[in-house]
Context: one part of a larger RNA
Molecule: small-subunit ribosomal RNA, 3' major domain
Organism: uncultured prokaryote
RNA sequence: UGACGGGGGCCCGCACAAGCGGGUGGAGCAUGUGGUUUAAUUCGACGCAACGCGAAGAACCUUACCAGGGCUUGACAUCCUUCGACCGCCAUGGAAACAUGGCUUUCCCUUCGGGGACGGAGUGACAGGUGCUGCAUGGCUGUCGUCAGCUCGUGUCGUGAGAUGUUGGGUUAAGUCCCGCAACGAGCGCAACCCUCGCCCUUAGUUGCCAGCGGGUUAUGCCGGGCACUCUUAGGGGACUGCCGGCGAUAAGCUGGAGGAAGGUGGGGAUGACGUCAAGUCCUCAUGGCCUUUAUGGGUAGGGCGACACACGUGCUACAAUGGGUGGUACAGACGGCAGCGAAAGCGCGAGCUGAAGCAAAUCCGAGAAAGCCACUCGUAGUCCGGAUCGGAGUCUGCAACUCGACUCCGUGAAGUCGGAAUCGCUAGUAAUCGCGAAUCAGCCAUGUCGCGGUGAAUACGUUCCCGGGCCUUGUACA
Numbered sequence: 001u002g003a004c005g006g007g008g009g010c011c012c013g014c015a016c017a018a019g020c021g022g023g024u025g026g027a028g029c030a031u032g033u034g035g036u037u038u039a040a041u042u043c044g045a046c047g048c049a050a051c052g053c054g055a056a057g058a059a060c061c062u063u064a065c066c067a068g069g070g071c072u073u074g075a076c077a078u079c080c081u082u083c084g085a086c087c088g089c090c091a092u093g094g095a096a097a098c099a100u101g102g103c104u105u106u107c108c109c110u111u112c113g114g115g116g117a118c119g120g121a122g123u124g125a126c127a128g129g130u131g132c133u134g135c136a137u138g139g140c141u142g143u144c145g146u147c148a149g150c151u152c153g154u155g156u157c158g159u160g161a162g163a164u165g166u167u168g169g170g171u172u173a174a175g176u177c178c179c180g181c182a183a184c185g186a187g188c189g190c191a192a193c194c195c196u197c198g199c200c201c202u203u204a205g206u207u208g209c210c211a212g213c214g215g216g217u218u219a220u221g222c223c224g225g226g227c228a229c230u231c232u233u234a235g236g237g238g239a240c241u242g243c244c245g246g247c248g249a250u251a252a253g254c255u256g257g258a259g260g261a262a263g264g265u266g267g268g269g270a271u272g273a274c275g276u277c278a279a280g281u282c283c284u285c286a287u288g289g290c291c292u293u294u295a296u297g298g299g300u301a302g303g304g305c306g307a308c309a310c311a312c313g314u315g316c317u318a319c320a321a322u323g324g325g326u327g328g329u330a331c332a333g334a335c336g337g338c339a340g341c342g343a344a345a346g347c348g349c350g351a352g353c354u355g356a357a358g359c360a361a362a363u364c365c366g367a368g369a370a371a372g373c374c375a376c377u378c379g380u381a382g383u384c385c386g387g388a389u390c391g392g393a394g395u396c397u398g399c400a401a402c403u404c405g406a407c408u409c410c411g412u413g414a415a416g417u418c419g420g421a422a423u424c425g426c427u428a429g430u431a432a433u434c435g436c437g438a439a440u441c442a443g444c445c446a447u448g449u450c451g452c453g454g455u456g457a458a459u460a461c462g463u464u465c466c467c468g469g470g471c472c473u474u475g476u477a478c479a
Base pairs, nucleotide, nucleotide: 001479002478003476004475005474007473008472009471010470011469012468013467015463016462019426020425022424023423024422027317028316029315030314031313032312033311034310035308036307043054044053065303066302068300071297074126078125079124080122081121082120083119084118088103089102090101091100092099093098107116108115109114128292129291131290132289133288137286138285139281140280141279142277144275149188150187151186152185153184154183155164156163157162168179169178170177194269195268196267197266199237200236201235202234204232205231208227213224214223215222240263243257244256245255246254247253306445319419323378324377325376326375327374328373329372335366336365337364340359341358345354346353347352385416390411391410392409393408394407395406396405432455433454434453435452436451437450438449
C1' cells in the first nucleotide's frame, strides 16, 4: 500500500421488511443436465456468472458419434507430365457410394512454337483434420456493475515503499455539485450529446372523414369532392429547479406550491472506466506449438444424438364456480409475405382439399384477437374439473414420418382436491392475467426465445437482521 475481520462509523440496492391467497419445491407432461445404459448414445458449458445454455428448428441432410461396405494427390488450392473438347446416356452387380463394360461427341485463341478453360490418368511437392492445448494466443463474450469509481502531470511531504490531490463539512442517482484544505490542474468513467414514448406547431397528403356538400346502396368512404380531424412523413418548439414560499453556511441543494401534456435524471432503450475471475470459447472465425497422412482425411447407406431404475434445474397444463360448457356480441398493437401471403365461393364434423381474385403491399393477404360483455346450463362431485396415456380412422409437409414429425376426428379417460424443509420474481402501466406476431424453418417435437398490445393490482413502518456493494477509520502472526 492492499486484502481480510462473527472490528467500528456513514450510505446504497426487490438485500431484508411490507405485499402480490403471485410462483417453484408435491402431480402429469415438455425441455436441459447428471447418472446409468449403449456399437454409438458426438462435443462444449459446472456456485452466483453451467443446466428451454452454444442449438433463432437433430426424420435424411445437419452430424462432429457408431457398426458396415468402399476411396487414397484425395470433396477443395497451387505447381509438373501426359491424353482427350467437355458434358452426357445405357447395361450389369450393389442399400448407396462405387466397380466393370458399352454408346455418343471432338471446345476457344494462335505469330502454328504454343497458350487457356474443362475432364481422365500419373508422379511428388502438398492438400485435409469439428484431432490436442482457451494454462501459448488474437478476436468476441460473461461477471463484479451502469457499481462510482480508476488514474496521470507538475508541485509539496517522506531516507524509502509511498502519501497528498481523491481526505474533511454539507449535498447528490453519481469522485454530482458547493465550501474548506499544500495542493493546482488534467484524463478514462458519471452526466449530457443519440434512438424511442408522452404535448403542441409547421410541412405534406391515393390512410382518415358526412367533419361540410353532391350522387348511389338492403348495407359499407362505395363514387365525385375535400386535407378540417385521426393518422402517417419530415422539421421545429417544449422542462431549465426557469418562477414563488420555507429550510440551509448568504453556497450546493432539499422541501412545498404555481403554471404545464410532462417537474426536478419525465418513462424506456442504446451506451459497460482501470481492472478481477490463467472465467468462457482452438466446435464461428483467425492463429503458435504438438499430433495424424491408404487415416485422426474424404464419400456412402443405415443407426445414434430421441435409450431410462433414477436425481436435479427451467417451464407448460391443472387441481376448478372470480370456474367449465354452449350460443350471441365488441375493442388492439407490432410484424411478415413472390420458389411467398393467399381472399371470395364450393366440399369435408375437422385437420384440410378444390379454387383462383388481389398483393413486391398505409391499397391485397396472413387476420376470427383473447381475456371482456350478454343469455342459458352445470351445483361441489375426482365432476360437464383435469387432460396424461392408450386403441382406431385420417390430414399435411417431405424422396422418405418404423426407430423419430406436427395436426384432426371418434373412443379411452391416469395422476392431481393448492403442494414438507426450503426457495424465486416483482415497486406501476410494474406484478398478475389474456391473446397476437416474428426469426430459425419443407415440416416440426416452440410449453422455448425475442417482440407486440388488451385488462390491470397490493405494499414499502423502516434499515435491527440475511446477501451484495461504495466511502472513511481501526486491528492483523496474511500478500